[in-house]
RNA sequence: GCUCCUGUCGUCUAGCCCGGUCAAGGAUGAAAGCCUUUCAAGCUUUCGACGCGAGUUCAAAUCUCGCCGGGAGCA
Numbered sequence: 001g002c003u004c005c006u007g008u009c010g011u012c013u014a015g016c017c018c019g020g021u022c023a024a025g026g027a028u029g030a031a032a033g034c035c036u037u038u039c040a041a042g043c044u045u046u047c048g049a050c051g052c053g054a055g056u057u058c059a060a061a062u063c064u065c066g067c068c069g070g071g072a073g074c075a
Base pairs, nucleotide, nucleotide: 001074002073003072004071005070006069007068010028011027012026013025020058029047030046031045032044033043034042051067052066053065054064055063
């Protein structure tokens, strides 16, 4: 330098191919409450994310382009 893969809550992960009724789901975590003599467990509620920018579209986490980060291969 070229090609390909990849980026989502604090952490892990689903959704992307095939755009839609999503308040972006689940697990874990944290906070509060319930229960309990207390603790643990259990239950309820809350907190928390689409790498950045642009384009297409009525509508983008999803499609397209550029950039950035990570990984693999070739030279």